[in-house]
Notes
Predicted 3D model of a 75-nucleotide RNA (c-di-GMP-I riboswitch aptamer) from Sulfurovum sp. Rfam family: c-di-GMP-I riboswitch aptamer. Rfam links the family to the GO term cyclic-di-GMP binding. The coordinates come from a structure-prediction model, not an experiment, and the mean pLDDT is 85.
C1' cells in the first nucleotide's frame, strides 16, 4: 500500500421518543435522547422504498449497489 474489523484506545454518528419550527406530504431543521453504526461521511448515480397539489415532481443514501473521500488499529 493492499487486506482485515478479533481485541485496545482516540474521537465521530445518532434510532424510536418528546418540544420547537418548516413542507400539502414523505419528511428536513434545531433542542433533548440512545436503539444501534467502522464510513449511519459525500453524492440521489442505478434498484428498491414512500410522498403528493401528478409532473421530465419529490422524499429517503440509518433499504441495497455504485463512485468519491476518510478515524484507530491490523499489515
Nucleotide at each position: 500500500a493492499a487486506u482485515u474489523g478479533a481485541a485496545a484506545a482516540a474521537g465521530c454518528c445518532a434510532a424510536a421518543c418528546u418540544c420547537a419550527u418548516c413542507g400539502u406530504g414523505a419528511g428536513g431543521u434545531g433542542a433533548g435522547g440512545a436503539c444501534g453504526g467502522a464510513a449511519a461521511g459525500u453524492c440521489g448515480u442505478g434498484g428498491g422504498u414512500c410522498u403528493c397539489c401528478a409532473g421530465c415532481a419529490g422524499a429517503u443514501c440509518g433499504c441495497c449497489a455504485g463512485a468519491c473521500c476518510g478515524c484507530c488499529a491490523u499489515a